Small-subunit ribosomal RNA from an uncultured bacterium, 1463 nucleotides, folded computationally. The prediction has a mean pLDDT of 83. Its Rfam family is "Bacterial small subunit ribosomal RNA".

RNA sequence: AGAGUUUGAUCCUGGCUCAGGAUGAACGCUGGCGGCGUGCUUAACACAUGCAAGUCGAACGAGCACUUCGGUGCGAGUGGCGGACGGGUGAGUAACGCGUGGGUAACCUGCCCUAUACAGGGGAAUAACAGAGAGAAAUUUCUGCUAAUGCCGCAUAAGCGCACGGCACCGCAUGAUGCUGUGUGAAAAGCUCCGGCGGUAUAGGAUGGACCCGCGUCUGAUUAGCUGGUUGGAGGGGUAACGGCCCACCAAGGCGACGAUCAGUAGCCGGCCUGAGAGGGUGAUCGGCCACAUUGGGACUGAGAUACGGCCCAGACUCCUACGGGAGGCAGCAGUGGGGAAUAUUGCACAAUGGGCGAAAGCCUGAUGCAGCAACGCCGCGUGAGGGAAGACGGUCUUCGGAUUGUAAACCUUUGUCUUUGGUGAAGAAGGAAGUGACGGUAGCCAAGGAGGAAGCCACGGCUAACUACGUGCCAGCAGCCGCGGUAAUACGUAGGUGGCAAGCGUUGUCCGGAAUUACUGGGUGUAAAGGGAGCGCAGGCGGGGAAUCAAGUUGGAUGUGAAAUACCAAGGCUUAACCAUGGAGCUGCAUCCAAAACUGAUUUUCUUGAGUGAAGUAGAGGUAGGCGGAAUUCCGAGUGUAGCGGUGAAAUGCGUAGAUAUUCGGAGGAACACCAGUGGCGAAGGCGGCGUACUGGGCUUUAACUGACGCUGAGGCUCGAAAGUGUGGGGAGCAAACAGGAUUAGAUACCCUGGUAGUCCGCACUGUAAACGAUGAUUGCUAGGUGUGGGGGGUCUGACCCCCUCCGUGCCGGAGUUAACGCAAUAAGCAAUCCACCUGGGGAGUACGGCCGCAAGGUUGAAACUCAAAGGAAUUGACGGGGGCCCGCACAAGCAGCGGAUUAUGUGGUUUAAUUCGAAGCAACGCGAAGAACCUUACCAGGUCUUGACAUCCAACUAACGAGAUAGAGAUAUGUCAGGUGCCCUUCGGGGAAAGUUGAGACAGGUGGUGCAUGGUUGUCGUCAGCUCGUGUCGUGAGAUGUUGGGUUAAGUCCCGCAACGAGCGCAACCCCUGCCAUUAGUUGCUACGCAAGAGCACUCUAAUGGGACCGCUACCGACAAGGUGGAGGAAGGUGGGGACGACGUCAAAUCAUCAUGCCCCUUAUGACCUGGGCUACACACGUAAUACAAUGGCCGUCAACAACGAGGAGCGAACCCGCGAGGGGGAGCAAAACUUGAAAAACGGUCUCAGUUCGGAUCGCAGGCUGCAACCCGCCUGCGUGAAGUUGGAAUUGCUAGUAAUCGCGGAUCAGCAUGCCGCGGUGAAUACGUUCCCGGGCCUUGUACACACCGCCCGUCACACCAUGGGAGUUUGUAACACCCGAAGUCCAUAGUCUAACCGAAAGGAGGGCAUGGCCGAAGGUGGGAUAAGCGACUGGGGUGAAGUCGUAACAAGGUAACC
Repeated sequence: AGAGUUUGAUCCUGGCUCAGGAUGAACGCUGGCGGCGUGCUUAACACAUGCAAGUCGAACGAGCACUUCGGUGCGAGUGGCGGACGGGUGAGUAACGCGUGGGUAACCUGCCCUAUACAGGGGAAUAACAGAGAGAAAUUUCUGCUAAUGCCGCAUAAGCGCACGGCACCGCAUGAUGCUGUGUGAAAAGCUCCGGCGGUAUAGGAUGGACCCGCGUCUGAUUAGCUGGUUGGAGGGGUAACGGCCCACCAAGGCGACGAUCAGUAGCCGGCCUGAGAGGGUGAUCGGCCACAUUGGGACUGAGAUACGGCCCAGACUCCUACGGGAGGCAGCAGUGGGGAAUAUUGCACAAUGGGCGAAAGCCUGAUGCAGCAACGCCGCGUGAGGGAAGACGGUCUUCGGAUUGUAAACCUUUGUCUUUGGUGAAGAAGGAAGUGACGGUAGCCAAGGAGGAAGCCACGGCUAACUACGUGCCAGCAGCCGCGGUAAUACGUAGGUGGCAAGCGUUGUCCGGAAUUACUGGGUGUAAAGGGAGCGCAGGCGGGGAAUCAAGUUGGAUGUGAAAUACCAAGGCUUAACCAUGGAGCUGCAUCCAAAACUGAUUUUCUUGAGUGAAGUAGAGGUAGGCGGAAUUCCGAGUGUAGCGGUGAAAUGCGUAGAUAUUCGGAGGAACACCAGUGGCGAAGGCGGCGUACUGGGCUUUAACUGACGCUGAGGCUCGAAAGUGUGGGGAGCAAACAGGAUUAGAUACCCUGGUAGUCCGCACUGUAAACGAUGAUUGCUAGGUGUGGGGGGUCUGACCCCCUCCGUGCCGGAGUUAACGCAAUAAGCAAUCCACCUGGGGAGUACGGCCGCAAGGUUGAAACUCAAAGGAAUUGACGGGGGCCCGCACAAGCAGCGGAUUAUGUGGUUUAAUUCGAAGCAACGCGAAGAACCUUACCAGGUCUUGACAUCCAACUAACGAGAUAGAGAUAUGUCAGGUGCCCUUCGGGGAAAGUUGAGACAGGUGGUGCAUGGUUGUCGUCAGCUCGUGUCGUGAGAUGUUGGGUUAAGUCCCGCAACGAGCGCAACCCCUGCCAUUAGUUGCUACGCAAGAGCACUCUAAUGGGACCGCUACCGACAAGGUGGAGGAAGGUGGGGACGACGUCAAAUCAUCAUGCCCCUUAUGACCUGGGCUACACACGUAAUACAAUGGCCGUCAACAACGAGGAGCGAACCCGCGAGGGGGAGCAAAACUUGAAAAACGGUCUCAGUUCGGAUCGCAGGCUGCAACCCGCCUGCGUGAAGUUGGAAUUGCUAGUAAUCGCGGAUCAGCAUGCCGCGGUGAAUACGUUCCCGGGCCUUGUACACACCGCCCGUCACACCAUGGGAGUUUGUAACACCCGAAGUCCAUAGUCUAACCGAAAGGAGGGCAUGGCCGAAGGUGGGAUAAGCGACUGGGGUGAAGUCGUAACAAGGUAACC
């Protein structure tokens, strides 16, 4: 410090996720030791048991025990001090509670310290105790006795308090301080070991507290108004003290958008975690403050409490009870139950530190010090170290060679940390000496012994370090995000290996970070989320130039404070570290004082440029009111006139013979204002358009007379605000939601047509929204230009133009700059400033609830649950479009012949079957694999058989191999006999070897079994279409672009020209073959000038080799003078002459595992192998491809030796001749072929048929034959005779072909024993048509739109149905919360009262003063009643929303999305 994830790819926006750190943690697996820390985050739930606050006999009197009689000890009770500290918890509290800084002239302070003064003399009680009584108990009543440092008077008063004065001085004020006068008031306690310890008063200090104030301190405005002791006054009460703290009276205030009140949440801080910091989160342990102690209320005592281990009352709960009454409070330490994912021992000791009491000894102390439990955290150590290659065994993988685990182990040497055992053994202890250790026989040290006892967890697709095998087969499962898994998973599970960390490792939760993703540091708003519809304007914020003063902000200095601990730095102590201790710096803050005066601010003064006023001009659909006008539509009346009009893609509904439409004249009425008219004008926006009048707002220019900063923005607020809509009253011509009808359509609640009501218009009132848009808030200043246009001014000019300058408006282009890009660019989206508004992932949703507004419709404000990993912007490349342009192709058109109808053949589907083997599936499967299924082929089926096998290699034994016939059987095979036959090489003659066969064992063979979606190879297709790319350069942030686009041209990315491109490659073309002309050479089997043959010859035909020839080369014109085109000449051939081979980058997971090869999987007495028979040939049907026809351009018969070419031939082609009607048979000449074999047919000529189911057509069937072959039944071909079906030119639709082509005619070949109407070739005869590119199909280039990229066979919307989830409404119902009103009224303070009782004082007494109890009153907790508010739960039913694998209906959107879309 970043990374992954939206896309085919890119840039941006933007969310989600990860890597880091932390934790009082928990869970899973694992676990050796030590040190230091930490340990109920949940039920402030309930608690058994024990302990946690006592002490003092040197305050007091009884009592008891002991006694050496001196005394000593214990000790209930009275009394004193302490139980307000220490310890716990965080419920409450949003508060002067806390933090920080101040104030108290408005206060208190036991014990402690300092100082001064004092302590004289009396009195009355009371507990204990004794006796009597009540009670179960707790407890309590009466009578009597007694002491004190307990209680009460009196005296005294240095000083103090109070009241009234005087003087001095100080303070911001109330007022304070000092001195002083008069009057008045209040004290004390003793004990003793004789050293002291205590007591009273006053003053001061210290410590601890109390109160007040400034500032700071969470969320919600869907909480906007709150408040009656409320705010203030003066008086009184009360308090330590100020104060509505309380009370009576008076006034009517006080708080609040700078957020009151209300609701929710929460103890606050030092700190802790994180972060570069600013911040964000947190408030365990330690420390400071606060609050609480079962819930609520209350006071008492006291220096201090409204008191955790005190009291009273009320409530709930628990316990005891003799039912009459009582007792209790672990949020102290342990511990129990419960809750929970989860948190420890009913331990030891007061040795240390500290606390209480005491003169002290000492006692008490669950504070504390220690120990126990827990890997809960941090830190440290160990589980050995060195050597050791045959790189062992084993495991895993393997291409079977090996690799890896791996120096790892074994083995050798060595060490001894920790652990174990034994010994020794602390510091912590400080006192005047001695004594005193829970921890603890602990730490440490020494010795012995032995590598012995001590390693796991997670991960290994990317992020992210680390890979293989097997299993599984969208299953099981994984997953933080992206995503893995559908038979070869580095992603699941296991194993091996590897990586990381390590006594831990992972997971989960939470917080910060990364996240500049709330942006102060440090973001944005044209299109990504985001500018308010517009203006006016209160508050607020900001604000021109000069001068002076002040000093609030600001800056500097000083002082105080900012506790300690923590964190940082330095050095130190535990063997190190964690940990601990010392010092320093720091604690960014607050307060006070001093100083400065630039900037902001405040006050005063001044200026004119901002702003405004005046004056002079000026343009305009600016606004409002009332008037006027013409054109057009419609309607009404009348005339002319006749059968249609109207409307559409085409129609129909509709109107019209009752006279329409058309046309003429007249009239009525409403609405809107053609041309002018213009990215022209005006207005803040919405908006404004005939003409004139009245009233009226604003702008601009010129001038520089006046004011003198009067300004800008503007939350709330107010006003305006298109269309539609609402209310009311008018009006209503045209248009036109709804509605009706007609069409279209599968449907058509639409688009189209005919009608038509609200509405549109006017007045008044409401509504308040729009894609109210420049998707761009207002204002000010600055920053290159060019060119239009509207309004004004100035200059030049005599003047009109023209031209130049300038101000205001409105457009276009464009530089810098800016931007993600597109773009913006003086009318900024540039550079700056001020103010306002708004945004923070998509959906849910601008929805719900609540509030406000509205008559309603609705508007405004405006969430959450849940869900997704995206949603989005701009641009790029493709693809696509019922987008555009250009171009090509038998693509259409123009033609010719067909197919689709018939019969047959053949292939396919389907069906059938034991099997009808398998594959091919739009074009690009279907006379295809198959260039030929009777057996074989053959893969299928039935039956019969074999199991190292039909086939290959290796081993052993035997035998040569080979071969003949016999029996059984359907055959495979089995049995048995052997006629024949005995080979090759070496030899030591025993034998061995090669090849072959038989038998046997196992390795293995075998598979047309699966996967063409694991593959190679081969092939099809777009397409013989003209395209596809690269290097360098340039442009762009980038994907990419350029080149390759453009202007011409071509069959062509063919060529030329231009151009930020210049070149190059694969394709095109050419080079190759055939063919067309000629030449040369060579001529047999060819040819013939020889009458024939032989022979001769090689001119010709021909054969086959080499050359030539064609290149827009020449010429005219067109074209840019180019490329090239049009025509011509010459030429056999003319513009690639014709044909073939040749197929770029790629697409279709195209085809093929059944040609072959091959990975993996599967079968192994079978999915292998053999045999016989059957099947692949089935047959209601459907489709494709062909053959033959339907006839006269024809059929049949005859004549003519009519005329070819390519080929094939030895298990072959087979002549002549003979036989047969014929297929064919006999025969066997010739030929391994320019030699022999292999009848060309159509055509031509003559005859006949005369338009018919025929002398057309030949299917089907019968009979008789032929051929091949072991074998023609299933299931071959051919012949003859007979039979003579459909069919009379074929619906919708559809195919081929542009010249030697189509059409037509025959011939040959491969396969092959036999079997083509198929396939591949060959020649014969031999046309028609092409205006042209609008349309259909396919393709190429450019451009445009896109929400597509699996790319339109795309994407995608809504209802309905089903399942699940969360949520709104909901008659109601349940439970809380905080207030309010009233009732009741405990304890208790305060007040009152003479009902009752009464020791101290007064009084001689009576009695009094004072007090207690009781009674009453105010207040008052809990409780009760009530109506509202508010929160949560449940709720029949209901609303929409979200998610879900292939459900239903349509097709709304994305292309002109087929009616442009959207608000």